[in-house]
Context: one part of a larger RNA
Molecule: small-subunit ribosomal RNA, 5' domain
Organism: uncultured bacterium
RNA sequence: GAUGAACGCUGGCGGCGUGCCUAACACAUGCUUUUCGAACGGGGUUAAGCGAAAUUUUCGGAUGGAACUUAACUUAGUGGCGGACGGGUGAGUAACGCGUGGUUUACCUGCCUCACACAGGGGGAUAGCAGCUGGAAACGGCUGGUAAUACCGCAUAAGACCACGAUGCCGCAUGGCACCGGGGUAAAAGAUUUAUCGGUGUGAGAUGGAUCCGCGUCUGAUUAGCCAGUUGGCGGGGUAACGGCCCACCAAAGCGACGAUCAGUAGCCGGCCUGAGAGGGUGAACGGCCACAUUGGGACUGAGACACGGCCCAAACUCCUACGGGAGGCAGCAGUGGGGAAUAUUGCACAAUGGGCGCAAGCCUGAUGCAGCAACGCCGCGUGAGCGAUGAAGUAUUUCGGUAUGUAAAGCUCUAUCAGCAGGGAAGAAAAUGACGGUACCUGACUAAGAAGCACCGGCUAAAUACGUGCCAGCAGCCGCGGUAAUACGUAUGGUGCAAGCGUUAUCC
Numbered sequence: 001g002a003u004g005a006a007c008g009c010u011g012g013c014g015g016c017g018u019g020c021c022u023a024a025c026a027c028a029u030g031c032u033u034u035u036c037g038a039a040c041g042g043g044g045u046u047a048a049g050c051g052a053a054a055u056u057u058u059c060g061g062a063u064g065g066a067a068c069u070u071a072a073c074u075u076a077g078u079g080g081c082g083g084a085c086g087g088g089u090g091a092g093u094a095a096c097g098c099g100u101g102g103u104u105u106a107c108c109u110g111c112c113u114c115a116c117a118c119a120g121g122g123g124g125a126u127a128g129c130a131g132c133u134g135g136a137a138a139c140g141g142c143u144g145g146u147a148a149u150a151c152c153g154c155a156u157a158a159g160a161c162c163a164c165g166a167u168g169c170c171g172c173a174u175g176g177c178a179c180c181g182g183g184g185u186a187a188a189a190g191a192u193u194u195a196u197c198g199g200u201g202u203g204a205g206a207u208g209g210a211u212c213c214g215c216g217u218c219u220g221a222u223u224a225g226c227c228a229g230u231u232g233g234c235g236g237g238g239u240a241a242c243g244g245c246c247c248a249c250c251a252a253a254g255c256g257a258c259g260a261u262c263a264g265u266a267g268c269c270g271g272c273c274u275g276a277g278a279g280g281g282u283g284a285a286c287g288g289c290c291a292c293a294u295u296g297g298g299a300c301u302g303a304g305a306c307a308c309g310g311c312c313c314a315a316a317c318u319c320c321u322a323c324g325g326g327a328g329g330c331a332g333c334a335g336u337g338g339g340g341a342a343u344a345u346u347g348c349a350c351a352a353u354g355g356g357c358g359c360a361a362g363c364c365u366g367a368u369g370c371a372g373c374a375a376c377g378c379c380g381c382g383u384g385a386g387c388g389a390u391g392a393a394g395u396a397u398u399u400c401g402g403u404a405u406g407u408a409a410a411g412c413u414c415u416a417u418c419a420g421c422a423g424g425g426a427a428g429a430a431a432a433u434g435a436c437g438g439u440a441c442c443u444g445a446c447u448a449a450g451a452a453g454c455a456c457c458g459g460c461u462a463a464a465u466a467c468g469u470g471c472c473a474g475c476a477g478c479c480g481c482g483g484u485a486a487u488a489c490g491u492a493u494g495g496u497g498c499a500a501g502c503g504u505u506a507u508c509c
Stems, first nucleotide, its partner, number of pairs: 001508003005505005012381006018374002020339001025337003029334003035080002039078002042075008054063003088292003097217006104210001107209002112205007120154001122152002129144006160185003164181002167178004190197002218264003225255002230252004235247003267289004271282004294315005317328004345371001347370003353367001354365004384414004394405004418450001421444004428436001453498005458479003464493005474481002
């Protein structure tokens, strides 16, 4: 000098930040991922139209309102997109994990953009629903019937892919590219308010991702040898893709004092702290990457996951149970218990920014924007200003003359920053829409009022006297002080330093 700090004493205001560093301990409760009715068939509500049965009749009619049609709103289910983003945490990891620079003639890419070419004609189901039925529940079972942008054949195939054959060009080894021939394979979906929005194939782009490689990346030799899919080959399988990634066979290799292996510790970086720098320390907040989601394992779906608020299995724990069986996962936001020296509200709003869905209106969003709590930090401001000597009183000290506190107070004259009171009142919002918020800010009136402490005073080190104590009580960062005149202990007065803080402790330079 610094801190995500804590503790002691003290505490006026504002702005901007920051706030479980410990138990990746366990979690009550609420919320955190939905959306689309312009994909689909139903259901419901309301309104309008038409109006059956039935009732009544003075036979003219009146009442009545089933069914149907239309429109608006709504929605459990099927279907589509999104739940792989955003948010959290740092357990694991000494690794191509990260950083940096390269590679892919070994790769993928939903939504978006551009270009070209298309969308013909059919089929069978299934949820919802109805009926029956099992179970305490969670959740099912059987039968019947139904729709689609759900599912499946057929047609078409410029271009695409696959294998074969021919030609040309190129490279960095495997090889790559272009073009020709005939053969094989695979498409599509509609909706609507008629404006549009969608669908299929191929190519290109953009974006995002994947792989591989060079170099760098803590400590220990009181860890010296390690390794059997191990190292390489051949042939297969698998993958988006290369590869012992996996498998069969063959060979016996491969790594290591330039530190292998083992053990310990640790997320990495931009940065941050310190320092003149070199360096040392560190990795909170913000940004990038990685890993994880009670513990371990696994795949499914999908453009993308081996998936925090998805599934399955095993384990521990908790809960429900009719004992047969079920349910759960805060390292999301709040909050609770526990641990701890120690770390906040079960708040408001989608107004802004951004994200998802939707043609849109819009809906959702504990992301985010705000507010609350905490001197935890940084910064700013205030606690008054001028005049005022009889140098008042009090207090301390004294050589008893005085000296100090001290222009300090009182008194007089002013001022109003902040706080308080009253009035007005934003920007943030492109037409509308403001949680913050009657906030910021402005104006007016009003009273010196409501607002100063903490540590130190032997030397280092700025600042001294008195009394008490008497190697006691105590102090102390180091040297050291205290045993009767203590500038070092305790108190008082005075002084010094910093100041809404001041000291102490811990850690780093």